[in-house]
RNA sequence: CGACGGAGAGUUUGAUCCUGGCUCAGGGUGAACGCUGGCGGCGUGCCUAACACAUGCAAGUCGAGCGGGGAGGGGGUAGGCGCAAGCCGAGCCCUCCUAGCGGCAAACGGGUGAGUAACACGUGGGUGACCUGCCCCGGCGUGGGGGAUAACCCUCCGAAAGGGGGGCUAAUACCGCAUACGCUCGGCGGGGGCGGCCCGUCGAGGAAAGGCCCGGGGAGGAGACGAACCGGGUCGCGCCGGGAGGGGCCCGCGGCCCAUCAGGUAGUUGGUGGGGUAAUGGCCCACCAAGCCGAUGACGGGUAGCCGGCCUGAGAGGGUGACCGGCCACACGGGCACUGAGACACGGGCCCGACUCCUACGGGAGGCAGCAGUGGGGAAUCUUGGGCAAUGGGCGAAAGCCUGACCCAGCGACGCCGCGUGCGGGAAGAAGCCCUUCGGGGUGUAAACCGCUUUUGCCGGGGACGAGAAAGGACGGUACCCGGCGAAUAAGGCCCGGCCAACUACGUGCCAGCAGCCGCGGUAAUACGUAGGGGCCGAGCGUUACCCGGAUUUACUGGGCGUAAAGCGCGCGUAGGCGGGGCUCUAAGUCGGGCGUGAAAGCCCCGGGCUCAACUCGGGGAGGCCGCUCGAUACUGGAGCCCUUGAGGGCGGGAGAGGGUGGUGGAAUUCCCGGUGUAGCGGUGAAAUGCGUAGAUAUCGGGAGGAACACCAGUGGGGAAGCCGGCCACCUGGCCCGUCCCUGACGCUGAGGCGCGAAAGCGUGGGGAGCGAACCGGAUUAGAUACCCGGGUAGUCCACGCCCUAAACGAUGCGCACUAGGUAUGGGGGGCUGACCACGCUCUCCGUGCCGAAGCUAACGCGUUAAGUGCGCCGCCUGGGUAGUACGGCCGCAAGGCUGAAACUCAAAGGAAUUGGCGGGGGCCCGCACAAGCAGCGGAGCGUGUGGUUUAAUUCGAUGCAAAACGAAGAACCUUACCCGGGCUUGACAUGCCGGUGGUACCGACCCGAAAGGGAAGGGACCCCGCAAGGGGAGCCGGCACAGGUGCUGCAUGGCUGUCGUCAGCUCGUGCCGUGAGGUGUCGGGUUAAGUCCCGCAACGAGCGCAACCCCUGCCCCUAGUUACACGUGUCUAGGGGGACUGCCGGCGACAAGCCGGAGGAAGGUGGGGAUGACGUCAAGUCAGCAUGGCCUUGAUGCCCGGGGCUACACACACGCUACAAUGCCCGGUACAAUGGGUUGCCAACCCGCGAGGGGGAGCCAAUCCCAUCAAAGCCGGGCUCAGUUGGGAUUGCAGGCUGCAACCCGCCUGCAUGAACGCGGAGUUGCUAGUAACCGCCGGUCAGCCAUACGGCGGUGAAUACGUUCCCGGGCCUUGCACACACCGCCCGUCACGUCAUGGGAGUCGGCAACGCCUGAAGCCGGUGGCCCAACCCUCCCCCACUCAGGGCCUCUCCCUGGAGGGACCUUGAGUGGGGGAGGGAGGGAGCCGUCGAAGGCGGGGCCGGCGACUGGGACGAAGUCGUAACAAGGUAGCCGUAGCGGAAGCUGCGGCUGGAUCACCUCCUUU
Repeated sequence: CGACGGAGAGUUUGAUCCUGGCUCAGGGUGAACGCUGGCGGCGUGCCUAACACAUGCAAGUCGAGCGGGGAGGGGGUAGGCGCAAGCCGAGCCCUCCUAGCGGCAAACGGGUGAGUAACACGUGGGUGACCUGCCCCGGCGUGGGGGAUAACCCUCCGAAAGGGGGGCUAAUACCGCAUACGCUCGGCGGGGGCGGCCCGUCGAGGAAAGGCCCGGGGAGGAGACGAACCGGGUCGCGCCGGGAGGGGCCCGCGGCCCAUCAGGUAGUUGGUGGGGUAAUGGCCCACCAAGCCGAUGACGGGUAGCCGGCCUGAGAGGGUGACCGGCCACACGGGCACUGAGACACGGGCCCGACUCCUACGGGAGGCAGCAGUGGGGAAUCUUGGGCAAUGGGCGAAAGCCUGACCCAGCGACGCCGCGUGCGGGAAGAAGCCCUUCGGGGUGUAAACCGCUUUUGCCGGGGACGAGAAAGGACGGUACCCGGCGAAUAAGGCCCGGCCAACUACGUGCCAGCAGCCGCGGUAAUACGUAGGGGCCGAGCGUUACCCGGAUUUACUGGGCGUAAAGCGCGCGUAGGCGGGGCUCUAAGUCGGGCGUGAAAGCCCCGGGCUCAACUCGGGGAGGCCGCUCGAUACUGGAGCCCUUGAGGGCGGGAGAGGGUGGUGGAAUUCCCGGUGUAGCGGUGAAAUGCGUAGAUAUCGGGAGGAACACCAGUGGGGAAGCCGGCCACCUGGCCCGUCCCUGACGCUGAGGCGCGAAAGCGUGGGGAGCGAACCGGAUUAGAUACCCGGGUAGUCCACGCCCUAAACGAUGCGCACUAGGUAUGGGGGGCUGACCACGCUCUCCGUGCCGAAGCUAACGCGUUAAGUGCGCCGCCUGGGUAGUACGGCCGCAAGGCUGAAACUCAAAGGAAUUGGCGGGGGCCCGCACAAGCAGCGGAGCGUGUGGUUUAAUUCGAUGCAAAACGAAGAACCUUACCCGGGCUUGACAUGCCGGUGGUACCGACCCGAAAGGGAAGGGACCCCGCAAGGGGAGCCGGCACAGGUGCUGCAUGGCUGUCGUCAGCUCGUGCCGUGAGGUGUCGGGUUAAGUCCCGCAACGAGCGCAACCCCUGCCCCUAGUUACACGUGUCUAGGGGGACUGCCGGCGACAAGCCGGAGGAAGGUGGGGAUGACGUCAAGUCAGCAUGGCCUUGAUGCCCGGGGCUACACACACGCUACAAUGCCCGGUACAAUGGGUUGCCAACCCGCGAGGGGGAGCCAAUCCCAUCAAAGCCGGGCUCAGUUGGGAUUGCAGGCUGCAACCCGCCUGCAUGAACGCGGAGUUGCUAGUAACCGCCGGUCAGCCAUACGGCGGUGAAUACGUUCCCGGGCCUUGCACACACCGCCCGUCACGUCAUGGGAGUCGGCAACGCCUGAAGCCGGUGGCCCAACCCUCCCCCACUCAGGGCCUCUCCCUGGAGGGACCUUGAGUGGGGGAGGGAGGGAGCCGUCGAAGGCGGGGCCGGCGACUGGGACGAAGUCGUAACAAGGUAGCCGUAGCGGAAGCUGCGGCUGGAUCACCUCCUUU
């Protein structure tokens, strides 16, 4: 300098930290769905049924390979017609088309992903084991023959598809022959990097095709024309060699899941020989051998095309394999080969099968996973378009033809990218809508309105590039350009509780609904619905699905395992992993350099082209891997040599409940025998069952038997763990110390494996004293299948054999090393002192504990015995439940063990620690809390309140303490809120506005009426201005706003109150400690009524509480004194002050605080009483005292009135009164208060009445008068004599009095009469610690009166008791446990019942998959055979033709002429050559047949997987079901683990084990002094 780069949040709790899961924010998609939708570009579009397909198209081309056929044209010959002109016109020439033969292509291109876990793919190599048409290069050749066959013609069969027979014909079709190389095969020799290679040589074998054009040529022909042949050109053809490109085969390495798939394999593994192929090979075959693969995962099952890449991610990684590109596989399912350079062949063939179609029923046809399209499936995926113009492909010499490859267009916001739906101005701001505290605020410059612009759109005009010489453009009159018109054509979706950006109103009322997680909704919902407003994105926005991320939540980068999930119960040891010191070599790992490779596209960078971008073009880079090569050698590995410290051994000592076997001893229990002895024993909380007069228990003696070994004994010893305990002997393992003698790394760990392994349990046989599951009794209890008690069987013991589990624990794998110490203890050794040992001090090795530095830890804690720091190896964990369950497998006699899931379900389940609360935990301490004591309540009658019931109504509220003589300190009417009935409507009451009103307001006889109310004669004003007229006001009437509501919500509230509690507590600031919640302070030792004070202390201070300050009272003083007493002091009244502070003395105590005692004092240690109530708790109480939000009501839920009700009564409870009597009751007499109240009042004297009361009227607004002589208990005297009474007074009758409009419902009082229950109260329960309780009366408020026995006060008389703090209740502090935290009225377990869901078993039943055995066996390849068939090649024979030669015959001609010679035609015989034909044979080929293999099919028994399944097992979940109470506090029997038995259920019990048990005591250890 440059590049790159990693964010978290919600949710477990009262809170915290940690662990841990779930969820969200991001990016992505071939998407789909909902709402919405203007334009363009570039991409992209059946992910499901490799389901079935109508129709059209997708692979042909070459006439310059061939013979035909057809058409057109030219020319007009032969020929035909015509009287003629002339017309037609085979052959001929030119051109075009083409069924067939032939060639090339059709194996490419295009589609799809079924199958495939494989050398299929990727990457790097090999091929000395191979092929390659067309193309390119080089060399050579292209000679000469032959026989067929389609087409065509004839004919036959068939509906068709097709086929048979006969006849003709061509070729670049087919077949011989010749020739040939560097080709092929074989032999020999040589070379060599050993191969199927190269060289030499010999032998054998193997080729070919012609077409077209031009020139020459000219057979032939009537001519037009034109064959052979020659030359040139061109395209071909053959052989050989090479190249390019393409392929085949082989190998190293790499990439899925399941081990609940652990063993697999018969062509299997190898060899020899052969077959087959282009080629290696067990690919195939015969024979031989018995191998081969597998824990580094064979075999089996499931899933899947692979890659470049794509998505995500900081990266490592994870996911994925659409489009584009490479490879593979497939073409209706399956099998097979043919052709060919190439196929086992998508649009070729054969066969089997399924399906569809045609059919004349005999037979046939077909294969869209090509393009488009259809049906179907599905949440879902397009046009039956244009064009070969471009690119590319096939054929062709070419023109060209073909090409659903391709290029374009169409449809779909499916994706990406770009653009637009306007821009500027415009009010302190319209309307509408929304909110509002009614002032206003919001929408909002937003709109209207004014100005401007024209992308897009529409109209008109021009108009391409793409085409590399010209012409030729599907796209397309498109892109693009110009002109015109006009704000015109164009905005939505989701969200607004937290995460997460954005808030109000109304509606709704755990309903309707929302929801990704946490969670919202039960009357005031920012969470539902709607609206207004707002937020985000925008032609889109949301939702769903899926992937990566966040998730360091599989941890390679980069996690863990004491208590959170996680160390195997322990050891021995195999594989494997890891391994001490020195030297040398090597160079596999490792590191570096170079080379190759890593296709293109993609990605990154730079640049270019479409106006930009998306997109695209060019260049560069990266691409970690792999291969080749050169080098380095520290480390690891490999090889060699050496060493001693790791390890092991020798020698000398030592300790020990180490193991095994045999023996032996005493104590105790039980039993038996005998003695003594008698009425019980035993057992428990208390009892009972049981035992005992047939003599128990107790006690003594004797005996039997089994099991276990007191003391020693110890956080002592030994062992790997489980575990091991009298003594002796024998056998035996390990360990420690010393010595430093030997070996020389021999080591560590240890998957599998093997062994050991408490208790319980099992098998066989013994044994059996005690104990003791089950079982039987007795208790307890609601029950008690338990805890307690009495019995008691298995078992516990022994031998042998199984089982193999545990809280098998240090909940801590093993080994080694390193990192402060202190202390105790077991074993050994050395030194010092001592020396006889012991003992003491000290050093050291090994073991066992505790405390602790550093460090670690979430914390607790660990800390040389690590949980510290490192290394090596093993085991194990990945949310909770389901579940250590099911299925499968292995083991076991069984019980069961080991291994060990899923569906479904939850938003947690957890660890440690914190603060509380709680405990049938602990410690300390208070309180009338208990105890001690006194009087009561609970029983009776009555009063009052409440519940309940009743009622038209019994108005409402208060509901454990802390509702219930409470709101009520006064319900006959009123009150009154309730019920019935009658009435009023701007209202009984307030305010404002409008209108009206003088005979108005107001008064009001009278009428109706129960009243309210309705009507109504008559009477009849006021204030202000103004001379008056008149106006205004008040009042009234009508109307509008509104009033009113004891209607609801105390769970919307204020205020006030109750309660814990007059308890001693509750907090803060700063500091300190802790990651944090939080702690400290506030704790500890003392002390107090007290967090009161003192001392200590990482605390130091402070606040609210406590106390004090205030009031009453007790003593004294002062001041004043109306009344009070007759005056003065005093009493007293009402104001002020003093006094008390542990001040003084003694003792105790830390010398403190303080406590105890004493003195003084009226009074002491807060003198007595009151007022005063911290932070808070109970959603405690009150909307009905008042206030108040919201809701509801408005001719009534308001208001008025009459009557009724609140007073009901079978009951229940609470608070009281009066009693039950003699400490009493009654009668008579007599004494002493205080607080208070009083003018619509208290009421004196006096009179009347038995009395209530009446009359009376003095005095008093009250220290004066009255209530009120003020009292009663008391005292004195008398009576009563234990009785339901002279106790008790209920109830009822009668007669009265008083208040009041009115005492019927429903008042009080008086007199007479009546005289009930009740004889001291069950369980239980209340108050009170001194002037208190108890007893006694007096006063007051409310109030007309009173149901007051209530309540608030006042005084009088005046006790008892407190040992003490164990227990009940409440509380404070400290501590402990906790699974509680709406906090023990908590939490929570299991059965049962009901509903829903998923799942295991299940007689079976149905289906799928892959094999196996046997049977049958298509096509086809291969093999055999092949009596049948076959043109070419070979052989033989025959025939025919032609020719040659020889002989004969006959005829004829010529010459010589008797006859002969020669020639010719013909006939004939024989031989030969050539051609043709026939017959036979051969070679070769084929049909057919036979055989091996072989798809499918059939039969069979198994395997694996799945569906359904009567019934059955458990499981999960589900506001208020049943039974119990197991667990959490000592959870009321500590709990838990394993095992066994038992029980409705949790569970209980036995045996052994664990502490993850509280508490008390003791022991030990530690810390401090």
This is a predicted structure of a 1569-nucleotide RNA (small-subunit ribosomal RNA) from a Chloroflexota bacterium. It matches the Rfam family "Bacterial small subunit ribosomal RNA". Gene Ontology terms of the family: structural constituent of ribosome and ribosome. The organism belongs to Chloroflexota, within Bacteria. The RNAcentral record of the sequence draws on ENA and SILVA. The prediction has a mean pLDDT of 86.